[in-house]
RNA sequence: UCGGACGAGGAUUAUCCUAGAGAUCUCCCCUGGUUGUCCCAGGGCGGCCGGGCAGAGACGCCGAAGAAGCAAGGCGAAGGGGCCAUCUUUCCCUUCGUGGAAACUGACAGGCAAAAGGAAGAUAAUCCGACGAAGCUCUGGAGAGUGCGAACGCGGGUUUUGCCGCCUUCGCCGCCUACGUGGCAAUAACCAACUGGCAAAAGGACAGAGAG
Numbered sequence: 001u002c003g004g005a006c007g008a009g010g011a012u013u014a015u016c017c018u019a020g021a022g023a024u025c026u027c028c029c030c031u032g033g034u035u036g037u038c039c040c041a042g043g044g045c046g047g048c049c050g051g052g053c054a055g056a057g058a059c060g061c062c063g064a065a066g067a068a069g070c071a072a073g074g075c076g077a078a079g080g081g082g083c084c085a086u087c088u089u090u091c092c093c094u095u096c097g098u099g100g101a102a103a104c105u106g107a108c109a110g111g112c113a114a115a116a117g118g119a120a121g122a123u124a125a126u127c128c129g130a131c132g133a134a135g136c137u138c139u140g141g142a143g144a145g146u147g148c149g150a151a152c153g154c155g156g157g158u159u160u161u162g163c164c165g166c167c168u169u170c171g172c173c174g175c176c177u178a179c180g181u182g183g184c185a186a187u188a189a190c191c192a193a194c195u196g197g198c199a200a201a202a203g204g205a206c207a208g209a210g211a212g
Stems, first nucleotide, its partner, number of pairs: 001133003009128008022059001024058004029052011060112003066108001068105002074098008136210005145173001147172005153166004174198003180194001181192003
């Protein structure tokens, strides 16, 4: 600043939408075909080629059911410093503990053809009934190339050229999705990749806290 008892926000239910990653391998069991051998014309025991439910095991991988971990601010304790004549209170700093969010982290659970499931989001209904959003401050916050080439300039080196490093600009190839933009039912974290980005820093959807 804007919205809100003409119903904020939340919960539940229904519908829609929704990414990623082995239809992995081995053993056991059942079964089909073919073939060898044995015995009493049907079977037993094997070889090879397939198919299948369940069970057991091995390795690889995913991150969006659920569960877990943690940053800042908060609370508590101890120590040090400031104020003071001294102590308490109070202020500042450090350490420890407690508590503490997420789409972050890992991978317990779950999952890796299709189907099912699937966080978040959208719409509707019902119930509760007062806050919510934007902006500001602190904190957390993923992914992907410190690619290749050319030119101007600067610096180093060399007798000079060749060469090396840096800045800026331009071109080419690969990749990412979480500023913005576009698409779809949609103000989507889905799709795309124009912009943006691909060491660190910065930025960063989103998330927690605070002030007004």